Predicted 3D model of an 82-nucleotide RNA (transfer RNA) from Sulfurimonas sp.
RNA sequence: GGUGAGAUAGUCAAGUGGCCAACGACGAUGGACUGUAAAUCCGUUCCCUAUGGGUUCAGAGGUUCGACUCCUCUUCUCACCA
Numbered sequence: 001g002g003u004g005a006g007a008u009a010g011u012c013a014a015g016u017g018g019c020c021a022a023c024g025a026c027g028a029u030g031g032a033c034u035g036u037a038a039a040u041c042c043g044u045u046c047c048c049u050a051u052g053g054g055u056u057c058a059g060a061g062g063u064u065c066g067a068c069u070c071c072u073c074u075u076c077u078c079a080c081c082a
Stems, first nucleotide, its partner, number of pairs: 001081007010026003018065001027045006046054003058074005
């Protein structure tokens, strides 16, 4: 340099136009249980004035009534080829 795959929450990871602040696991945290701890079970884990509202999926733009999802460019990572 060429081709292909990828970037989502503290970490891993699902999602492939609307049912999504985003399944699930780990971690953290509060509680139950326990003599203590571990294990197990329940809740919370973006922000707020909280039955609701706001802003998010690498960055910027576009398509659309509506985008994590489709298109374009950029950045970065990985694999193969040279």